[in-house]
Context: one part of a larger RNA
RNA sequence: AGCGCAAGGGGAAUGCCUUGGCAUCAGGAGCCGAUGAAGGACGCGAUAAGCUGCGAUAAGCUUCGGGGAGCUGCAAAUGAGCUACGAUCCGGAGAUUUCCGAAUGGGGAAACCCACCGCAAGGUAUCCUAUACUGAAUCAAAUAGGUAUAGGAGGGGAACCGCCUGAACUGAAACAUCUAAGUAGGGCGAGGAAAAGACAUCAACCGAGAUUCCGCUAGUAGUGGCGAGCGAACGCGGAUUAGGCCAAACCGGAGGUAGCAAUAUCUCCGGGGUUACGGACAGUCAUUUAGUUCAAGAUGCUUAGCAGAACGGCAUGGGAAGGCCGGCCAUAGAGUGUGAGAGCCACGUAAGCGAAAAGCAGAUUGGAUGAGACUGGAUCCAGAGUACCGCGGGACACGAGUAAUCCCGUGGGAAGUCGGGGGGCCCACCCUCCAAGCCUAAAUACUACCUGAUGACCGAUAGAGGAGCAGUACCGUGAGGGAAAGGUGAAAAGAACCCCGGGAGGGGAGUGAAAUAGUACCUGAAACCUUGUGCUUACAAGCAGUCAGAGCCCGUUAAAGGGUGAUGGCGUACUUUUUGUAGAACGGUCCGGCGAGUUAUGGUAACUGGCGAGCUUAAGGUAUUGAGUACCGGAGGCGCAGCGAAAGCGAGUGUUAAUAGCGCGAAUGAAGUCAGUUGCUAUAGACCCGAAACCAGGUGACCUAGCCAUGACCAGGCUGAAGUGGAGGUAAAGCUCCAUGGAGGGCCGAACCCACGUUCGUUGCAAUGACCGGGGAUGAGUUGUGGCUAGCGGUGAAAUUCCAAACGAACUUGGAGAUAGCUGGUUCUCCCCGAAAUAGCUUUAGGGCUAGCGUGGAAAAUGAGUUUCGCGGCGGUAAAGCACUGAAUGGGCUAGGGGGCGAUAAGCUUACUGAACCCUAUCAAACUAAGAAUGCCGCAGAAAUGCUCUUCCGCAGUCAGACUGCGAGUAAUAAGAUCCGUAGUCAAAAGGGAAAUAGCCCAGACCCACAGCUAAGGUCCCCAAUACAUGCUAAGUGGAAAACGAUGUGAGAUUGCGAAAACAACCAGGAUGUUGGCUUAGAGGCAGCCACUCGUUCAAAGAGUGCGUAAUAGCUCACUGGUCGAGUGAUCUUGCGCGGAAAAUUUAACGGGGCUAAGCAUGUAACCGAAGCUUGGGAAUAUCCUAUGGAUAUUGGUAGGGGAGCGUCGUGUACGGGGUGAAGUCGCACCGGAAGGAGCGGUGGACUGUACAGGAGUGAGAAUGCCGGAAUGAGUAGCGAGAAUUAUGUGGGAAUCAUAAUGGCCGAAAAUCUAAGGUUUCCUGGGGAAGGUUCGUCCGCCCAGGGUUAGCCGGGAGCUAAGGCGAGGCCGCAAGGCGUAGUCGAUGCACAUACGGUAGAAAUUCCGUAGCCGGUACAAUUGUUAAUCACAGUGACACAUGGACGUAGCUCUACCGGGCGUUGGUUGCCCCGGGCGUAAGCGAGCCGAGUGAGGCGAAGUGAGUGAAGUCUGUGGCGAGAAAAGCUGUGUGGAUUGGUUGUACUGCCCGUACCGCAAACCGACACAGGUAGAUGAGGAGAGGAUCCUAAGGCCAAC
Repeated sequence: AGCGCAAGGGGAAUGCCUUGGCAUCAGGAGCCGAUGAAGGACGCGAUAAGCUGCGAUAAGCUUCGGGGAGCUGCAAAUGAGCUACGAUCCGGAGAUUUCCGAAUGGGGAAACCCACCGCAAGGUAUCCUAUACUGAAUCAAAUAGGUAUAGGAGGGGAACCGCCUGAACUGAAACAUCUAAGUAGGGCGAGGAAAAGACAUCAACCGAGAUUCCGCUAGUAGUGGCGAGCGAACGCGGAUUAGGCCAAACCGGAGGUAGCAAUAUCUCCGGGGUUACGGACAGUCAUUUAGUUCAAGAUGCUUAGCAGAACGGCAUGGGAAGGCCGGCCAUAGAGUGUGAGAGCCACGUAAGCGAAAAGCAGAUUGGAUGAGACUGGAUCCAGAGUACCGCGGGACACGAGUAAUCCCGUGGGAAGUCGGGGGGCCCACCCUCCAAGCCUAAAUACUACCUGAUGACCGAUAGAGGAGCAGUACCGUGAGGGAAAGGUGAAAAGAACCCCGGGAGGGGAGUGAAAUAGUACCUGAAACCUUGUGCUUACAAGCAGUCAGAGCCCGUUAAAGGGUGAUGGCGUACUUUUUGUAGAACGGUCCGGCGAGUUAUGGUAACUGGCGAGCUUAAGGUAUUGAGUACCGGAGGCGCAGCGAAAGCGAGUGUUAAUAGCGCGAAUGAAGUCAGUUGCUAUAGACCCGAAACCAGGUGACCUAGCCAUGACCAGGCUGAAGUGGAGGUAAAGCUCCAUGGAGGGCCGAACCCACGUUCGUUGCAAUGACCGGGGAUGAGUUGUGGCUAGCGGUGAAAUUCCAAACGAACUUGGAGAUAGCUGGUUCUCCCCGAAAUAGCUUUAGGGCUAGCGUGGAAAAUGAGUUUCGCGGCGGUAAAGCACUGAAUGGGCUAGGGGGCGAUAAGCUUACUGAACCCUAUCAAACUAAGAAUGCCGCAGAAAUGCUCUUCCGCAGUCAGACUGCGAGUAAUAAGAUCCGUAGUCAAAAGGGAAAUAGCCCAGACCCACAGCUAAGGUCCCCAAUACAUGCUAAGUGGAAAACGAUGUGAGAUUGCGAAAACAACCAGGAUGUUGGCUUAGAGGCAGCCACUCGUUCAAAGAGUGCGUAAUAGCUCACUGGUCGAGUGAUCUUGCGCGGAAAAUUUAACGGGGCUAAGCAUGUAACCGAAGCUUGGGAAUAUCCUAUGGAUAUUGGUAGGGGAGCGUCGUGUACGGGGUGAAGUCGCACCGGAAGGAGCGGUGGACUGUACAGGAGUGAGAAUGCCGGAAUGAGUAGCGAGAAUUAUGUGGGAAUCAUAAUGGCCGAAAAUCUAAGGUUUCCUGGGGAAGGUUCGUCCGCCCAGGGUUAGCCGGGAGCUAAGGCGAGGCCGCAAGGCGUAGUCGAUGCACAUACGGUAGAAAUUCCGUAGCCGGUACAAUUGUUAAUCACAGUGACACAUGGACGUAGCUCUACCGGGCGUUGGUUGCCCCGGGCGUAAGCGAGCCGAGUGAGGCGAAGUGAGUGAAGUCUGUGGCGAGAAAAGCUGUGUGGAUUGGUUGUACUGCCCGUACCGCAAACCGACACAGGUAGAUGAGGAGAGGAUCCUAAGGCCAAC
């Protein structure tokens, strides 16, 4: 170290529980608000942070009821109280009810500020309406307007409702009409309901009789790129029922106008009248019933309550309600609790009872109001910019269509009851109704809210997001987003006391049934981390198992045991996706929990059940025992009849002239229908998760872009434009020089702004930084504060840049579960069968549909199928061939052509070429006169097979295929290439062989066996099995490879030479004309050319085969002779070998060892070898049979089809188990074919099984799944700019705390003030868990207590800018937009204080001193001066650049105080400090025992420099806020104002602390960012830079 066992830790699964949810039913209620709502802020307690309650009368006050003993909420404790004179508590009514909020006196940054009137209470918004009074422009009148009074409105609310407005994704496999959908969203408005509603409606010649809702009609008629889809009505059955009122005619009254008047006309009011059978009008008749409304009101209900039967004992136990024994009640055996299962213990339950007050309903009573019918038919009335029409739209199921009907816009525009509308274009007849006015309950929809009840709903990852102080913590500028987190015990009995320890914690003791129930608490699984122990392990190469197996240890659910495992054999996980994965293709760190084919309604098929020529109810109703019960309900549906386009006819009908023929039907022992279950399908999100996007409404300009308003900032140095002056010069100028001057998107360079380069950084200091350099730095500059512009948009010196750390269209919520022909995932078991990767079509090619192939069921066989034999056909491939079509070789012959001669002829000719034709030899996928094998079709018969074939119905999957052999194409007769055909295998197939190796060879795994036989392939060892015979190979060939090469070697064949002597070797010769001729400088056999290349001598010898020379020479060869003595050459075919032969980490081209066979070839005889076959045993399926059994056959399997089961959680019924111990959990060697099931023991401490039936949120390993926990990395990276050291103190403990000393650092900061922002961080005392990157006694941490003092500082009570809001007003569907008067709004204008002291924390605030401002009173004085309004001035302004004055500060100094040197010098022009303030005072220092008592107190001058400030000048052009205030004049004529003095008085808010940072913005105690002011000395131009002062700091390993 591995495996096992035991004991712990860790963690929070599991089980059990439920206070909380979810859903449904029934009843109630259905608004609240100017009498101030909803919702909040702030307060209220003896002590009080939160919640609850309440409101300055503040966990409450009054009263009326209930109730009856304790009470002061959650929530303890102490204190103090209340209560039978009735508390607390419950209910009714009332009182109080701060501030904000519609918010309403004005304002506003909600919970605040500022007003006026009033003694106070209180009142004071706006708009609308009404009334009254006033009242302009404009003499009057009128109107607008104003004022007062009264009434009303405003805002909020879950869904439901009406109206206005109104998308897109999506579907149509694209998309535009269409769809989604009048949906989502936005807006306005109303009510408990809303809306609709009393026929100008339907219908069809019969009739109905308002509206609404439900069931049908019906997915019908229609509509529709006639696509996707959309989709009525008539009529029927039900729920509920209800009808009324005006306008007008006519009558009357009042008023106005015209008119002298009669009168006419208009307006208003009263009567009358209200519908198609009308009314007025004229006439006649009848009378008080219906209805409406108001008031009272028996009674009932609601808001508190009352009362309510019946049990004991024994044992067990901590405890009895369980057990045993014996009783009782029940109109109560619902339920909950009580120390475990309780009818009789408690609360309750059944049946009863109850209200002072308030509310609701309401029998009944009373009052008020209120009415009808008939006849006549002359006249009058009966809803006008209306109906209707044109055009343009919208709604109707109906998309412009024949398009009626309804509505809107726009332009036209009727009739008048002898009239008008409708009946789906239109017209006629007929029928029906009466528009252009209004109201109307119920049946219907919904549930924020109250009460009761229920659940085959959940049970803490579930159920609400939320069982706990949750819309909280936290995130975000904001809109908005949005968690985690339950359980001690019956009872706190929550551990007195002792011990260790600083504490935390622990050990005893004690409580308790239990403490392994100890506030990290029930049970307490797994990952993970330990400790102990049995076995094993130090030559060993390992998907970790499996089979065999010795040894050691143990001893059981007794089972041919358990643990371990030396050694040997075999052996590359799982899932997904794929032709194919160990794959280095995807997914998973591990463990636990959660996590995916559901539901509804149609359709269809099968099965089960009911009834059956019939079956069945829907809505709804009734009843009760209140159940998803029974009955009623026949509206409707399907079936019983078909045919036809239809009219229609009908066992027939259509076609047709037809009676024919034909089609579809009928031909009756015909079957349907309703319900349930299951499969599939359609519509719905439809198996789950996943986009990028689209649209709607909002939220964002604290980042950033631009703009507007108002402020601020830019050390220092340099250059020297125009202009000007002077001098020179000129006729005069120009011009030149010297000064002056101070221009410039000028120059150098800090602050400041920017970001060009390298480096570092890259899990950083930092989600953009650091160091060193760099650019701009008076300008198109930088910056603060306040504001404006918003996504179909803004902004943009323009880059697709920016719009809150991701912008080619922000963010957020919603439509929404968008869609996804795409990817991933999809959870228990067994049994039977078992594919495809092809065709056709497809905006189709990785998708689909139909067919093919699979499966289940049914039917049918006197039948089909398949194979072989036989017979008969079809054909044009292979091979072959060249007649055809073409290609193509040599020759012959020839037309023609070219050349030549000829005259530019006729013609002749030709070493040229040459079609056709002939001969010879050839070629072809798109050539065939001829032509196989195999194949295909058909057929009588024979044999084999035995349903394999076919048909119908349900359900699929498959449309990416791969390799190998053979036959073709493409390509290069390349590819592990591609595309076809054909066969096989893989896919979906394991086993044996090929070393390993889907596709090759052999062979198809139901299970078991330590049996046998074989296949491919093998038999030396690894490794099971072998010998022999005959040859070959010598190359490790075997055990990679070609052209080509080679006296390798074996076999066969042909042909030369050879005893007349070959071949080889050796000896000798190899001559001569001649140096052949030509050429050449030379060419002599041998540079080259020419040669019938000759001749001679010879045994033989070329006008020469090579070497060689300048050319000769020389050496050779051919050829000949000799020696030797038997074979020797050449060629062809063939077996096995050789060379050709170079690659990258190590042999590496037999699997290795190794082999001369253990290689190759041939042959013989054995053996080994598989999950094949056989043998024995067993299981299942199918078929058959003589059937409790047997026989035969079968049982690999992906997609997929079919079948049978296991388990989980609720429910019902029956039967059980349980404190003598349920569930859960841990373990064990048991049972079953599997999923699984028991038993026993430990733990646990209260529930839980079995059988049958029925119902599902029903089974997990994978989804870069979700949530939680735990590992690994790893004691690893890191600990974030800068200097510390020592001593002392404290303490349990000190590098880190305090103090002291020394040493360092900053010093235009790392000092000080202050704005924003933060919000107690400030100070004191205490603490030591966590936070602090270490430590800690310390802290910006925790606890407690304390701390911020203003007339004069800042803000308000003053003003205005940009901009905001905005009475009236204008515009707009609405929401709302703009804007006048006004009113807000600082970053600006106006406006009164200084010095000193003081505490632990405050000071221009307190104290001291000295001033100033406003107001009041009094006094004095002045004498028209005030407010108001008008006018004028002022307020009142940029930039650049000079000058003058000279303040603060600084330097020096007279003077004052002190000093004179532990190394040398230092009485000097020496050193240190002071040298202030108007004044009081302050002041180095001194005195004082102590004292955060006090007192005393020197000098206190003069120079230089000089920001700021004030005054003043110059320059150019882009010409540089507003109002209040102030001043003057006028107005105003009031005991108003001014001045002086005295006295008194002075409101609200801020004020602590940090503030270049550890307290702000950056997730951090973060190297970043953050406006303004002061900012000393030496050196220096300087605020650069270096060193220092004051002051601060030493950076947290």